[in-house]
Molecule: transfer RNA
Organism: Candidatus Saccharimonadota bacterium
RNA sequence: GGGCUCGUGGUGUAGGGGCCUAACAUGCCUCCCUGUCACGGAGGAGAUCGCCGGUUCGAAUCCGGUCGGGCCCG
Numbered sequence: 001g002g003g004c005u006c007g008u009g010g011u012g013u014a015g016g017g018g019c020c021u022a023a024c025a026u027g028c029c030u031c032c033c034u035g036u037c038a039c040g041g042a043g044g045a046g047a048u049c050g051c052c053g054g055u056u057c058g059a060a061u062c063c064g065g066u067c068g069g070g071c072c073c074g
Stems, first nucleotide, its partner, number of pairs: 001073007010026004018057001028044005050066005
């Protein structure tokens, strides 16, 4: 330098055009329970989907560029 692949709450993942004001698990906060902690129960905060542009009535999702991680080729 070329090709493939991944990037989504704090962490690990799902979602592949409208049903999505993005879901699940775990973590965090509040309350209940308990003599206290843990366990359990109820509720809540937290991601505009790496970034920039394009396509479309509509983009986390499709296309281009770019940045970062991984693998392969030279």